RNA sequence: UAUGCAUUAAGAGCGGCGUGAGGGGACUGGCCCUAGGAUCGCCCGGCAACCUGAAUGUUUAAGGUGCCAAGGCCAGGCUUUGCAGAGCAAAGUAACGAUGUGCU
Numbered sequence: 001u002a003u004g005c006a007u008u009a010a011g012a013g014c015g016g017c018g019u020g021a022g023g024g025g026a027c028u029g030g031c032c033c034u035a036g037g038a039u040c041g042c043c044c045g046g047c048a049a050c051c052u053g054a055a056u057g058u059u060u061a062a063g064g065u066g067c068c069a070a071g072g073c074c075a076g077g078c079u080u081u082g083c084a085g086a087g088c089a090a091a092g093u094a095a096c097g098a099u100g101u102g103c104u
Stems, first nucleotide, its partner, number of pairs: 003102006013044001015043004022033003027076004045068003050064003053060003072096001077093007
C1' cells in the first nucleotide's frame, strides 16, 4: 500500500506544563466547541476488552494498540412507509471514514 473479517447509539479529564487560533476526517448545508484558551506535544489520571498473557468458560487488566464533547455531532446516495404537494418525517441500507486483527 492493497485486501478479508469484527466493531462503530455504551464507557472514560472542569487535571498539570508548554503552544497560541482555530477545531469537530474531506466537500456542501446545518449545528456545536473555542482567548473563561481551539489545536498539537509531553506528563498524570481514566475507559474499554481487539490482540498477547494469567487464571479458566467466564473473569482479570500485566503487556501491545485504541479511546476519553455532542451517535462517526446531524444530513447528503438508494429502498420502503406516512403526510402531502415534490418537499418533510420515520425506518432500513449502502458508500466513505475510524479502530483492531489476519493476510499480501